This is a predicted structure of a 90-nucleotide RNA (Glycine riboswitch aptamer) from Sedimenticola sp.

[in-house]
RNA sequence: CCAUGCCCCGUGGGAGAGACCGGAUCCUUCCGGCGCCGAAGGCGCAAGUUCCGCCCGGAAUCGCUCAGGCAAAAGGACCACGGGGUGAAG
Repeated sequence: CCAUGCCCCGUGGGAGAGACCGGAUCCUUCCGGCGCCGAAGGCGCAAGUUCCGCCCGGAAUCGCUCAGGCAAAAGGACCACGGGGUGAAG
């Protein structure tokens, strides 16, 4: 000096599922009931699948649904582009 890695910021894209029912109410929240979703976070590899070449072990966009969510807005894994940082091999 430097990316095919990692982190941060900006812009754009970005799914699913009751604006359900009853009660109270300061009219916006709370309580209760039934149903549902998975793509913040969290937990688990127990069955199946996929990835780390195989076993083991680990991980996941897989599973659970604790949290969260089920009009719009917000949030949103992840993707693209731009900028910055870190800095391997060389």

Source information: It was read from a public genome assembly, where an Rfam model found it.